[in-house]
This is a predicted structure of a 1476-nucleotide RNA (small-subunit ribosomal RNA) from Viscum album. Taxonomically the source falls in Viscum (Eukaryota, Viridiplantae, Spermatophyta, Gunneridae). The prediction has a mean pLDDT of 81.
RNA sequence: AGAGUUUGAUCCUGGGACAAGAUUAAUGUUGGAGACAUGCUUAACACGUGCUUUUCGGAUGUGAAGAGUUAUUUCCAGUUGCAAAUGGGUGAGUAAUACAUAAGAACCAUCCCUUGGUAGGGGAACAACAGCGGGAAACAACUAUUAAUACCCUAAAAAAUAAGGUCGUGGAGCAAAAUGAGAAAUCCCCCUUAGGAGGGGCUCACAUCUGAUUAUCUUGUUGGUGAGGAAAUGGCUUACCAAGGUGAAAAUUAGUAGCUGGUCUGAAAGGAUGAUCAGACAAACUAGGACUAAGUCUGAACCUGGACUCCUAUGGGAGGCAGGAAUGGGGAAUUUUCCACAAUAGGUGAAAGACUAGUGGAUGAAUGUCUCAUGGAGAUGGUUGAAUGUCCAUGGGUCAUGAAAUUCUUUUCCCAGAGAAGAAGCAAUGAUGGUAUCUGGGGAAAAAGUAUCAGCAUACUCUGUUCCAGCAGCCACAGAAAUAUAGAGGAUGCAAGCGUUAUCCUAAAUAAUUGGGCAUAAAGCAUCUGUAGGUGGAUUUUUAAGUCCUCCAUUAAAUCCAACGGAUCCACCAUAGGUAGGUAGUGGAAACUACCAAGAUAAAUUAUGGUAGGGGCAGAGAGAAUUUCUUAUGGAGUGGUGAGAUACGUAGAGAUCAAAAAGAACACCAACAACAAAAGAACUCUUCUAGGCCGACACUGACACUGGGAGAUGAAUGCAUGGGGAGUGAAUGGGAUUAGAUACCCCAGUAGUCCUAUACAUAAAAUAUGUAUAUUUGGAGCUGCGUGUAUCGAACUGCACAGUGCUAUAGGUAACAUGUUAUGUAUCCCUCACAGGGAGUACAUUCACAAGAAUGAAAAAAAUUUAAUUGAUGGUGGUGCACUCAAGAGGUGGAGCAUGAGAUUUAAUUUUAUGCAAAGAGAAGCACCACACAAAGCCUUGACAUGUUGUGAAUCCUCUUGAAAAGAGGGGGUUCCUUCGAGAUAACAGAUAUAGGUGGUGCAUGGCUAUCAUUAUCGCAUGUCAUAAGGUGUUGGGUUAAGUGCUACAACUAGUACAACCCUCAUGUUUACUUUCCACUAUUGAUGUUUGAACCCUGAGAAGACUACUGAUGAUAAGCCAAUUGAAGGUGAGGAUGACAUCAAGUCAUCAUGCCCCUUAUUCCCUAGGCGACACAUGUGCUACAAUGGCUAGGAAAAAGGUUUGUGAUCCUAUAAGGUUGAGAUAACUCCAAACCCAUCUUCAAUAUGGAUUAUAGGCUGCAACUCGCCUGCAUGAAUUUGGAAUUUCUAGUAAUCGAAGGUCAGCCAUACGGUGGUGAAUUCGAUCCCAUUCCUUGCAAACACCUCGUGUCACACUAUGAGAGAUUACCAUGCUAAAAUCCUUUCCCUUAACUACAAGAAGGGGGAUGUUAAAGGCAGGGAUAGAGACUAUAUUGAAGUCGUAAAAAAGUAUCCAUACUGGAAGGUGUGGCUG
Repeated sequence: AGAGUUUGAUCCUGGGACAAGAUUAAUGUUGGAGACAUGCUUAACACGUGCUUUUCGGAUGUGAAGAGUUAUUUCCAGUUGCAAAUGGGUGAGUAAUACAUAAGAACCAUCCCUUGGUAGGGGAACAACAGCGGGAAACAACUAUUAAUACCCUAAAAAAUAAGGUCGUGGAGCAAAAUGAGAAAUCCCCCUUAGGAGGGGCUCACAUCUGAUUAUCUUGUUGGUGAGGAAAUGGCUUACCAAGGUGAAAAUUAGUAGCUGGUCUGAAAGGAUGAUCAGACAAACUAGGACUAAGUCUGAACCUGGACUCCUAUGGGAGGCAGGAAUGGGGAAUUUUCCACAAUAGGUGAAAGACUAGUGGAUGAAUGUCUCAUGGAGAUGGUUGAAUGUCCAUGGGUCAUGAAAUUCUUUUCCCAGAGAAGAAGCAAUGAUGGUAUCUGGGGAAAAAGUAUCAGCAUACUCUGUUCCAGCAGCCACAGAAAUAUAGAGGAUGCAAGCGUUAUCCUAAAUAAUUGGGCAUAAAGCAUCUGUAGGUGGAUUUUUAAGUCCUCCAUUAAAUCCAACGGAUCCACCAUAGGUAGGUAGUGGAAACUACCAAGAUAAAUUAUGGUAGGGGCAGAGAGAAUUUCUUAUGGAGUGGUGAGAUACGUAGAGAUCAAAAAGAACACCAACAACAAAAGAACUCUUCUAGGCCGACACUGACACUGGGAGAUGAAUGCAUGGGGAGUGAAUGGGAUUAGAUACCCCAGUAGUCCUAUACAUAAAAUAUGUAUAUUUGGAGCUGCGUGUAUCGAACUGCACAGUGCUAUAGGUAACAUGUUAUGUAUCCCUCACAGGGAGUACAUUCACAAGAAUGAAAAAAAUUUAAUUGAUGGUGGUGCACUCAAGAGGUGGAGCAUGAGAUUUAAUUUUAUGCAAAGAGAAGCACCACACAAAGCCUUGACAUGUUGUGAAUCCUCUUGAAAAGAGGGGGUUCCUUCGAGAUAACAGAUAUAGGUGGUGCAUGGCUAUCAUUAUCGCAUGUCAUAAGGUGUUGGGUUAAGUGCUACAACUAGUACAACCCUCAUGUUUACUUUCCACUAUUGAUGUUUGAACCCUGAGAAGACUACUGAUGAUAAGCCAAUUGAAGGUGAGGAUGACAUCAAGUCAUCAUGCCCCUUAUUCCCUAGGCGACACAUGUGCUACAAUGGCUAGGAAAAAGGUUUGUGAUCCUAUAAGGUUGAGAUAACUCCAAACCCAUCUUCAAUAUGGAUUAUAGGCUGCAACUCGCCUGCAUGAAUUUGGAAUUUCUAGUAAUCGAAGGUCAGCCAUACGGUGGUGAAUUCGAUCCCAUUCCUUGCAAACACCUCGUGUCACACUAUGAGAGAUUACCAUGCUAAAAUCCUUUCCCUUAACUACAAGAAGGGGGAUGUUAAAGGCAGGGAUAGAGACUAUAUUGAAGUCGUAAAAAAGUAUCCAUACUGGAAGGUGUGGCUG
């Protein structure tokens, strides 16, 4: 300090998640030692048992015990004094009677310190003890006795008090232990006066969480007077009087919470938190209450009510661990019913001392922090690289900078001995502890785990698994080769720990003061007026609130920071220091803000003179058009649409003329022009009226800007009152369209639209841009007004102000865009947003007649979005090309047959290929074989290959069994080489590595191929533009078959494909002349021979065509058009040649090959089957339907190709297929056409068309012709009479038509396939449309890219939320009732040691009663919380459900906003508005 995640890629916005640190933690796994810390976060839930507050005999009277000899010592219970209000634990309540900080005035005060003083005289009781004896117990009663520093009475003095001060008079109140100890000095204790220290009570200022879907709250309430009460102020209490007090700077109310020093985190500002330690606070089962005391309304005291628990003899009693241990319970979760008062501290005591669950220590727990160890060494060994494991390319690598072995050491550990400090003031005193520590001995001995290894993020391989099991913090992984799962090996991180989970901060500038935003990403109110508030122009004074500076006080200690020390180091502890910040105060400064005062003029007003305007309200009037009505003319249609129909019309429409009525709206002018706050606003005239601008510079003199709450205005629709109603027109009806059409289109048509007086308050109410002010570079416009020049005037031109649009610079911006009318640079004020969705929904409240509006949430996903880029795509636009259409020719689709494929069937019908780009395809030949399929039968190192061992010869012939393969037996015969030692080898046999596989995966691959497409594209380097993806080049203008070439240009070079080079054909020429050719010469039956090489042909070579020339056109270019020449003219015709990529296209069955699978079988051999089945529908073809023909007879002329296991002339023979024969050629030598021409018959018919099907007789090939071949003769003679929708091929030697030959091949299913020649057309104006395609442009919500994406209802499942009849309910306030205990008030009765005036009285005491207040409880009816709830509404998410297709492209009716109606649903339509 960042990094991962939205996209095909990019930049931004924006959220989810991660890396760091921390914890009173828990959990998984593992675990050696020590030091220092920490330890019920949950049930303030309930608690058995022991313990935690006692002490003093020097206050006191008895009693008891022991010793012992008159001296005393010790102890229990009681009276008295002090303490028990501290310490310790907890955080329920409490949002201020609290806490923190800083001040204040009307107070108290035990103990302690200082100080002045007093202390005289008396008295009566009550416990204990004793007796009596009640009760189960707890615990009471009665009688009699007694002491005190317990209790009571009292004299005198002094001092002080008595509410402003002084004086006078009268009255009242307040003290005590001359104690105790000691031989004594003296000490202790007590009363009182005035101070002090520390402590406590009270008041005030400021600060302290969330909600406004909590806006008003308050009656002792706010204040006053009198009285009471209190330590003290005060409505603290009470009577009377007044009617106040609080609140938008958040009262009241609801929820949550103990506060602080501090702690964690962070660069800081901040955020979160409030364990341990420390300070103050609060409560002690729950509620109320007082007593006592210096102090309590008391944790281990009391009284009363309540709940709970326990004991009980049922009569009655006891209890309060949020003290320390311990138990149960709750929970993910937190220890021993330990030791000691040795230290420190506290109460008490004169002291010794005693007590202390405060405290000091130990136990248990890796809970945390810190330290140490788990061994060290060597140039030993191993390195000539150890074993096992693991990987492997089989060579090796890795573990391994290192094991065993050798040697050394002993922190911890074990044994033995010694043994602390902490202890102070002479001594004594140690729980911890026989601990720490030290010395000696022993032996490497007993001591390493955990998580991770796809990326973020350090670290990689094998095996298993195969969308299974599983993983996962985010993105995501796993579907037969997983670095992501599980195991293993290895590696990496940390280490007595390591991971996980939870929580907080950081990262997050993701609430932004430091430090962000609002045109399009979330976000500017529809607009204005204006109150509070905030802010405010220039000059000169005053003051000193803000501001700045000096100083002082405080901010407890601990913590923190830095320094020095202690414990061997460290954590830890200790010492003396410290900044910043806060609050209060003192003294200064006076620039800025503010305050006071003064005058001024630039802002802002007023007045004045002009001026533009659809500014507003009201009234009056005009014309055009539309519709209706009336009359006339006229006579058949009109109207409407893509095409039609409904509709109107012979009862006279439409059309035309004339007259009349009604309502609504105002053509042209008209313009990104003027006006208004916005909404808005346009015929003409008039009244009234608001605002703006300009000129001159007269008046006021900062009077200003913004603006929460508040108020006013506010399109259209809709509501409501009364009118009006021409046109238009939701709803509705009808007609069309359609699969349907609740729509788009058409014909009608109600509300509405208009006016009136009200209500509503919303729009894409928009410039998606809040108001005001200042400031910043140019250009060319428009409107208003002024001025200068000019002029009679207008116009023109320069300048200034105000307004309104356009286009550029700088700047800022994610980009697009903006740019003096800012989205720039600055200032003030206000509104608003903080991921998406749910949702502008629910609930609640306010407003509204209603419709609805305003305010406005929550609950389960990792993205939602903005701008721009590339390609793809569009029923977007433009352009080019193409047998794409058009213009033509012939077909397919109908028939029969052939062949392939589907489906079906079957023991098997092997298999691949499936839109174009599968289907006469792989297959250039399925009877066996081929063969992969099925049924049987055999073999198991194998039919085949290599190495190894042995024997050493096969091949071949023959017999037997068997369907064959195969099995068994016999016969004959024995290779090459040699240095003579040997070597090589066929075949057979054995053993072992392995062979073999047309088995799987073409989605693991190579190679090959199809396709777009023979389309014209495709990408690179350098430069340059852009934040970037990318752009430019490759675009524009002409042109071309072509990114072909020319020209312009921030591009300039070069490359791939194109073109050309290659082959064939077309022309002439050179050369050659055999097997070819034959003009001339000779000859013959015959180019048969001779002769010859001119011609034809053939082989080889060179030539020719390049827009060359001329003209027109074009930018004077590229080129194009026409003519010339020429065998050929614009690529001369055809072929080969196939860029970058796309389709996980096809092929593992041509071949090769990884991995997987089979190995007595998925290998190999063999027999007979199957690949040929056959209801059906289908692709490609053949033959036809006939007269341009068919049959018969005669006649003419090719090219290419094949041939020795072959081709085959000729002759003979058979009706024919064929058979016999076998000339010739080792190939320019041989073999081989039909259509066509001529003649005859047939005469439009299923006919002499057509040939399927069937029967029969034969032939050929071959071991074999049944399943299942081809050919021939005779006979038979089916459908079919030109083919529906639809669809296909072709532009010249082409289509069409005709045959011949070839490969494969024994034969053949060939009507197929690839080549070959013969005969030989028609049409092409052209580019509107269909299909495909190139380029440019535009839109996009798709990028698997339109075979895309996506919306709503319905059905099913899960989840969440709302409503819901009635019922239940924690809790709160109110009213009534009720009234314990207690204090207080009043009063009565009974009783009585202290006093007195004494048979009596009654100051005082005790016990009752009454009254006020009043807790719990009860009743009522409100508020309000929570959960459940029949039925119901909505939303989210789900596998491939149903119905449609609303949106995204002009998404096929442009979308969207507001509103209203309407429809299964998305939606549709009307009115107004926006352009996204």